[in-house]
RNA sequence: GCGGAGGGCUGGAUGGCCGCGGCCCGGGGUGAAAGCCACGGGUCGAGGAAAGUCCGGACUCCAGUUGGCAAGGGUGCCGGGUAAUCCCCGGCGGGGGUAACCCCAGGGAAAGCGCCACAGAGAAGAGACUGCCACGACCCCAAGGUUCGCCUUCGGUACAGCGUGGUAACGGUGAAACGGUGGGGUAAAAGCCCACCGCGGACUUGGCGACAAGGACGGCACGGCAAGCCCCACCCGGAGCAAUGCCAAAUAGGGGCCUCGCGCGGGGGCUGGUCUCGGAAACGGGAUACCGCCCGCAGGGAUGCCAACGCCCGAGAGGCCCGGGUUGGCAGCUUGACCGCCGUGGCAACACGGUUGGCAGAGGAAUGGUCAUCCAGCCCCGGACUACGGUCCGGGGGGGACAAAAUCCGGCUUACAGGCCCUCCGCGCGC
Numbered sequence: 001g002c003g004g005a006g007g008g009c010u011g012g013a014u015g016g017c018c019g020c021g022g023c024c025c026g027g028g029g030u031g032a033a034a035g036c037c038a039c040g041g042g043u044c045g046a047g048g049a050a051a052g053u054c055c056g057g058a059c060u061c062c063a064g065u066u067g068g069c070a071a072g073g074g075u076g077c078c079g080g081g082u083a084a085u086c087c088c089c090g091g092c093g094g095g096g097g098u099a100a101c102c103c104c105a106g107g108g109a110a111a112g113c114g115c116c117a118c119a120g121a122g123a124a125g126a127g128a129c130u131g132c133c134a135c136g137a138c139c140c141c142a143a144g145g146u147u148c149g150c151c152u153u154c155g156g157u158a159c160a161g162c163g164u165g166g167u168a169a170c171g172g173u174g175a176a177a178c179g180g181u182g183g184g185g186u187a188a189a190a191g192c193c194c195a196c197c198g199c200g201g202a203c204u205u206g207g208c209g210a211c212a213a214g215g216a217c218g219g220c221a222c223g224g225c226a227a228g229c230c231c232c233a234c235c236c237g238g239a240g241c242a243a244u245g246c247c248a249a250a251u252a253g254g255g256g257c258c259u260c261g262c263g264c265g266g267g268g269g270c271u272g273g274u275c276u277c278g279g280a281a282a283c284g285g286g287a288u289a290c291c292g293c294c295c296g297c298a299g300g301g302a303u304g305c306c307a308a309c310g311c312c313c314g315a316g317a318g319g320c321c322c323g324g325g326u327u328g329g330c331a332g333c334u335u336g337a338c339c340g341c342c343g344u345g346g347c348a349a350c351a352c353g354g355u356u357g358g359c360a361g362a363g364g365a366a367u368g369g370u371c372a373u374c375c376a377g378c379c380c381c382g383g384a385c386u387a388c389g390g391u392c393c394g395g396g397g398g399g400g401a402c403a404a405a406a407u408c409c410g411g412c413u414u415a416c417a418g419g420c421c422c423u424c425c426g427c428g429c430g431c
Stems, first nucleotide, its partner, number of pairs: 001427010012374007020045007028037003047402001051413002054411005059240004064309006072236005077091005092106001093104004107231002112229002114225003129171001131167006140156002142153004179197006198220001199218002203214004244331004254322007263297005272291002274287005299313003338358002340355006375400001378397008
C1' cells in the first nucleotide's frame, strides 16, 4: 500500500424570530378555599433502534391455598452468569475459510410406528442394467458330404451372440448405494485374508463436565430423517396499564339459560308469631307441638380431575350470557433488578463497593416551524502538482439516513446516508 476479520463511538453545529408540553418562581384575574385561567421569567423536553411485539421479568387483577395427576405449550452438548429467558459468557463437538474469524433447533434412530420424491438395476435385512469370469454348444469355427434348403462329427471353444451359474471390484444414478485406500488372494471376485484409516462396545489415563488421548479386542454387525409421530429430562396458571384503585357522575340494578340441593337433631323463652292465665284495657305471668330465631350435623358450592385444609351456604349456593346507564377527574406514572464513571474480584458474561455525575412524562397524545452562517459527503467549472491511482487551491450548485416515547426494565430481531476510532489476519514493497 492492497484485500479481509472482529469490536466500539457517533447519527449535523451555532444563533435569531414564532410556537408546544412538564416543573419552579413572580405579580395579576377568579374563587369561601383547594384550585383554575391567561401573562412574564427560569429550567427540562425522543432513540440506537423509541420499531417488530418475538422471548423473559417487575407490577396489578382473576382462579380459595397446598400437593399430585391429566391435557396443552416450551426448552434441549457441557459449565457458568442473571430477577429471569428461547438471552449472555467461557468451553466441547461438527462444518467453512490460507488466516484473523465465522456458522450449527447440537438429547435419543439396537422402545415402537412412519417416510426416503426424481433419477436409478437396486432406497433397508436391497439389487444385477453395463461389465468381469466359468461351463454348455441351438449358435459360431473347422473338416467332410450335399438334391445347395441343409446334414454329419466319442470334432473344437479364439471372437460375437445365446443359455445356465458365479461375482459385485468397474461404469452409471442419486442428498444418501449396506465401510474406504493399498496389497495378497481368486476362474473372476468379495473383510475371503493382511496393513493403515474409519466404525463399534468395553478398558486405562486426563478433565467438574461435554469430551479428548491411548493401547488392545471385534471383520463390520448398527444407512438417513425426531424443524414426522414418539421417548427421555427440565420448565410453564390466565389476562394485561384500555391492568387496577379512588372520587364524581349516572341508573331500574333489568332479563335469560345452566349445575347441584331442598333432610335430621338440639337449644332457649328473646323485642316476633301462636297458645294459655290474670286484667276493662294498657300490660304482666306461663307454655314451646309448629313457624320465626340461635346452635350442630348431613348435605351443597367454587374456571380440567383427585386429595387435604380453609372459606361460603345450610334451603339455598354457584356459574355463564344478554341488555340499560355513565363514559369526566385523580392515582397507577416514572428514581429504577436504572444508566455512566472509578476501584476490587473474575479469561469473560457478571458480581461487590464507592460516587459533588445523568435520567421526558404527554394523555386523541408536547418535543415543532422558519431564516441566517457554517460543517461532512456528492456534482460541475477553472488552476497547480502527480508515483497517473489521485491530491491540493479557488468558485458555483445542491445538501444529512432509518425512524419518533405512551406502565417500566433485561434481551433478541429487523431498518439505517455518512463519519471517526481500536485490535487482529493474509499478500506485496521498503528499511
A computed fold for a 431-nucleotide RNA from Qipengyuania sp., annotated as Bacterial RNase P class A. A source record names the gene rnpB. RNAcentral holds the sequence, with entries from ENA. Its mean pLDDT, the model's own confidence on a scale to 100, is 75. Its Rfam family is "Bacterial RNase P class A". Gene Ontology terms of the family: ribonuclease P activity, dimeric ribonuclease P complex and tRNA processing. The literature on the family includes a 1998 paper in Annu Rev Biochem by Frank and Pace, "Ribonuclease P: unity and diversity in a tRNA processing ribozyme". It is annotated as a ribozyme.